[in-house]
RNA sequence: AGAUUUCUUCGGGGCAGGGUGAAAUUCCCGACCGACGGUGACAACGACAAGUUGAAGUCCGUGACCCGCGUAAUUCGCGGUUGACUCAGUGCGAUUCUGAGACCGACAGUACAGUCUGGAUGGGAGAAGAAAAAA
Numbered sequence: 001a002g003a004u005u006u007c008u009u010c011g012g013g014g015c016a017g018g019g020u021g022a023a024a025u026u027c028c029c030g031a032c033c034g035a036c037g038g039u040g041a042c043a044a045c046g047a048c049a050a051g052u053u054g055a056a057g058u059c060c061g062u063g064a065c066c067c068g069c070g071u072a073a074u075u076c077g078c079g080g081u082u083g084a085c086u087c088a089g090u091g092c093g094a095u096u097c098u099g100a101g102a103c104c105g106a107c108a109g110u111a112c113a114g115u116c117u118g119g120a121u122g123g124g125a126g127a128a129g130a131a132a133a134a135a
Stems, first nucleotide, its partner, number of pairs: 004132007017029003031115002033105002035062004042054004057103002066080005085101005107118003
């Protein structure tokens, strides 16, 4: 230095205001929100160098929910399903930058829910740290 193993901690946000109605944060007008890794021509810092940090809800993947199979099992493993972007500008190059306008969001409950309540004091992609450590 280090494949790998073990442990610890962390690990999701959001209906203001109004309309109808007996009743709706569920309908209507309108408001608001954006998990994790990758990519990234942008931004900040830097001696403007090396480099460091940040940067996509809609691109490439992952996770939760749900379904199937195995299992005594709600555990665990494997597999499946799983939403949404265009136009203009710049440029060698952009679905990532700039501008504009769009669009999307598990299941159960309930007056039809991305935002309320619930499964969930759960699970979790992953992030940080510690210890051990082969070739």

The RNA shown here (FMN riboswitch aptamer (RFN element)) has 135 nucleotides and comes from Companilactobacillus furfuricola. Its mean pLDDT, the model's own confidence on a scale to 100, is 82.